[in-house]
């Protein structure tokens, strides 16, 4: 440096759910909590998914739309612990 994650060690993260809080919502953040994770670290770059405040349309029922989100959906980029080969 590359490949791999069987065993081991030091540790790390934290789904659902609950509480508080921010947000129009999706969702975020903090605390509790552990389903899981070797990148479950970072980046919305590509695909996908969610929401629709505002905007546009409307037969007034609603429809469309991201400039809002999701990195624990997949791919990509960057960075990183330990061990084995």
């Nucleotide at each position: 440096a590359c490949u791999u994650g069987a065993a081991a060690a030091a540790g790390g993260c934290a789904a659902a759910c609950c509480u508080g809080u921010c947000g129009a919502a999706a969702g975020g953040c903090a605390g509790g909590g552990a389903c899981g994770c070797a990148a479950a670290g970072u980046c919305g770059c590509g695909a996908g998914u969610c929401u629709a405040a505002g905007g546009c349309c409307u037969u007034c029922g609603g429809g469309c739309u991201a400039u809002g989100a999701c990195a624990g959906u997949c791919g990509g980029a960057c960075u990183g612990c330990c061990a084995a080969g």